Predicted 3D model of an 87-nucleotide RNA (c-di-GMP-I riboswitch aptamer) from a Chloroflexota bacterium. The sequence was found by an Rfam model in a public genome assembly. NCBI's taxonomy places the organism under Bacteria, Bacillati, Chloroflexota. Its mean pLDDT, the model's own confidence on a scale to 100, is 91.
RNA sequence: CUCCGAGAAAGGCAAACCGGAAGAAAUUCCGGGACGCAAAGCCAUGGGUCUAAGGUCCUUACGGAUUAUGACCGCCAGGCCGCCGAA
Numbered sequence: 001c002u003c004c005g006a007g008a009a010a011g012g013c014a015a016a017c018c019g020g021a022a023g024a025a026a027u028u029c030c031g032g033g034a035c036g037c038a039a040a041g042c043c044a045u046g047g048g049u050c051u052a053a054g055g056u057c058c059u060u061a062c063g064g065a066u067u068a069u070g071a072c073c074g075c076c077a078g079g080c081c082g083c084c085g086a087a
Stems, first nucleotide, its partner, number of pairs: 004085002012037002017032006035074001041080003045077003048072003054067005
C1' cells in the first nucleotide's frame, strides 16, 4: 500500500415515528428519536424507482394519458475520499 472485516478500540451516521419549516408533488431541512449501517461519507456518470408543476395529446366537461428540467447515493453499479487492524 492492497485485499479483508473481529466477541477489538476510538468514534461516526441515523430508519420508522412525532413536532416545526420549504415544495405542485416526490422529497428535503431543523429538533427529538434509533431500525439499522464498515462507508447508511461525497458525486446523479450508467441502470432503476418516485413525483408531474410546466409542456404535449385526449375529453363537452369532470378529468385521463404521457413526459424531467425535479427527487432518491439508506436501490444497484461505477468514481473519489476516509477510521482501526484480529484472523